[in-house]
Context: one part of a larger RNA
C1' cells in the first nucleotide's frame, strides 16, 4: 500500500506441502496341487522393525545454586555455626520440582471412491468365417486423481457470512507480564484488576537444621523432629507495579 467507507471474529478452498514403507507368526490348511520331497493363491486375526507427529500421567536423563554431606586454605575475634575461592557462570560427590528431553507413553499408515498402464475380455465389421478394436463395452496396479494431516483470499480472479459503529467501533503508545520469543511478533491482563512480584497455604525435593538438653574421655549418638531448608509446580490474597493520560482512526449511497 492494495482488496473503493472503517473494524472484530468466524470460514470458503483455488493453490502448495507432507503422509505413502515392510517383516514374522497364527488361522484357512498339511487343504489344491504333487509320485514324492514338498506345499500355496484368495480370506481372517496377532505381532514386530524402521520412519513420522504429539507428550511428560510412568521409567529415566538433565535440572549452573534446590537440599545434603565432604575436602584444603582464607574470614567472620576463638568454639560452635557460618561466608568466600579452590575448572575457565557449581571445588568435589550424592539427590532432585518445574521446564526441556527420550531410552519413556500414546497415535499414524487402514479402509474407500474415480479414471488408467501392462495384461484379460464382451460384441463386433472392414475381411459372409475369424478377429478384444476399427465404431462401442467392460475388468485390472504399492503408480495417477480424490479420499488423511498442514497451511492457505497479493486467489490483484483480492472471495463469503455474522455482529459492532455515525463520531465512534476499533487500534495503538505506555506499563505488568508468558503456555510466547534474538529484535519484532503471538498470548494474557492493566484497579469494574490475579498479569508478574510478595505473603499465605498446599505439592514437590533434600533427608532429623540451629539451639538445648541427656549419655560417652572422646570422635560421636539419642531426644526435641520426617526436623529445617527450599528456583521455576498449584491455589488464595490487592501489600507492590500495571498510575495519570495520549495518539491514530469519519463523509460512501
Nucleotide at each position: 500500500c492494495g482488496u473503493a467507507a472503517g473494524a472484530u471474529g468466524u470460514u470458503u478452498g483455488a493453490g502448495a506441502g507432507g503422509a505413502g514403507c515392510u517383516g514374522u507368526c497364527c488361522u484357512u490348511a498339511g487343504u489344491a496341487c504333487g509320485a514324492g520331497a514338498g506345499g500355496a493363491c484368495c480370506g481372517g486375526g496377532a505381532u514386530g522393525g524402521a520412519c513420522g507427529g504429539a507428550c511428560c500421567g510412568c521409567u529415566g536423563g538433565u535440572g549452573u545454586a534446590u537440599c545434603u554431606g565432604c575436602u584444603g586454605c582464607a574470614c567472620c575475634g576463638c568454639c560452635a555455626g557460618g561466608u568466600g575461592c579452590a575448572u575457565g557462570a557449581g571445588g568435589c560427590a550424592g539427590g532432585g520440582u518445574a521446564g526441556c528431553c527420550a531410552a519413556g507413553u500414546c497415535c499414524g499408515g487402514c479402509a474407500g471412491g474415480g479414471a488408467u498402464a501392462a495384461a484379460c475380455g464382451c460384441u463386433g465389421a472392414a475381411g459372409g468365417c475369424a478377429u478384444c478394436u476399427a465404431a462401442g463395452c467392460g475388468u485390472g496396479a504399492a503408480g495417477c486423481c480424490c479420499c488423511c494431516c498442514u497451511c492457505g483470499a497479493g486467489a490483484u480472479g483480492a472471495g463469503a457470512c455474522a455482529u459492532c459503529a455515525u463520531a465512534a467501533a476499533g487500534a495503538c503508545c505506555c506499563c505488568u507480564u508468558a503456555g510466547a520469543g534474538a529484535g519484532u511478533a503471538u498470548g494474557a491482563g492493566g484497579u469494574a484488576g490475579a498479569u508478574a512480584g510478595g505473603u499465605c497455604a498446599g505439592g514437590a525435593g533434600u533427608g532429623u537444621a540451629a539451639g538445648u538438653g541427656c549419655c560417652g574421655c572422646a570422635a560421636g549418638g539419642c531426644a526435641u523432629u520426617g526436623a529445617g531448608c527450599u528456583g521455576a509446580c498449584u491455589g488464595a490474597u490487592a501489600c507492590u507495579a500495571a498510575u495519570c493520560g495520549g495518539u491514530c482512526g469519519g463523509a460512501u449511497g